Source information:
A computed fold for a 90-nucleotide RNA from Alkalibaculum bacchi, annotated as c-di-GMP-I riboswitch aptamer. It matches the Rfam family "c-di-GMP-I riboswitch aptamer". From the family's description: GEMM was predicted in a large-scale screen for bacterial structured RNA regulatory elements. Its family is annotated with cyclic-di-GMP binding in the Gene Ontology. Model confidence (mean pLDDT): 87 of 100.

[in-house]
RNA sequence: CUAUUGAAAAGGCAAACUUAUCGAAAGGUAAGGACGCAAAGCACGAAGUCUACGGUUAUAAUACAUAACUAGGAUGGUUCAGCUGCCAAA
Numbered sequence: 001c002u003a004u005u006g007a008a009a010a011g012g013c014a015a016a017c018u019u020a021u022c023g024a025a026a027g028g029u030a031a032g033g034a035c036g037c038a039a040a041g042c043a044c045g046a047a048g049u050c051u052a053c054g055g056u057u058a059u060a061a062u063a064c065a066u067a068a069c070u071a072g073g074a075u076g077g078u079u080c081a082g083c084u085g086c087c088a089a090a
Base pairs, nucleotide, nucleotide: 005088006087012037013036017032018031019030020029021028022027035077041083042082045080046079047078048075049074050073054070055069056068057067058066059065
């Protein structure tokens, strides 16, 4: 110095929930708040999961309505893969 690993120290992030706001929804953003996290940093490459505005089909049949299917939506604190990073005991 690098890799593996994660005792200590310095720090970091921030679940649920509340308020406001955006969104059809899932969910996001901001403030408060801490369940936890050695990448709970970045970024949707591959999956999984969630939602269904819109679209398709069926029932119905002027229509309305209901049901099912469908990401182009969401999730990085679901997993794998990729990139980057603080400290250093054994």